Transfer RNA from an Elusimicrobiota bacterium, 73 nucleotides, folded computationally. Its Rfam family is "tRNA". Rfam's curators write: Transfer RNA (tRNA) molecules are approximately 80 nucleotides in length. Rfam classes the family as a transfer RNA. It was read from a public genome assembly.
């Protein structure tokens, strides 16, 4: 050089007939506590790798290009 697999919240990861972008952890603020831990209650936080197509709509289809992993030369 070629196949193939992944990349989505700080982290680990869902999200598959195109149309609401989520969980568990952690971090913020309140409670219950003398005070931690715990356990209850709300909240912030992501333009879903990065360009470009396709469609009334793309995290999902299609190209391409980055990075990381496996395999073959």
């Nucleotide at each position: 050089g070629g196949g193939c697999c992944c990349g989505u919240a700080g982290c680990u990861c869902a999200g598959c007939u195109g149309g609401g972008a989520g969980a568990g952890c952690g971090c913020c603020u309140c409670g219950u506590u003398c005070g931690c831990a715990a356990c209850g209650a709300g909240g912030a936080g992501g333009c879903c790798g990065u360009c470009g197509g396709u469609u009334c709509g793309a995290u999902c289809c299609c190209g391409a290009u980055c990075g990381g992993g496996u395999c073959c030369a």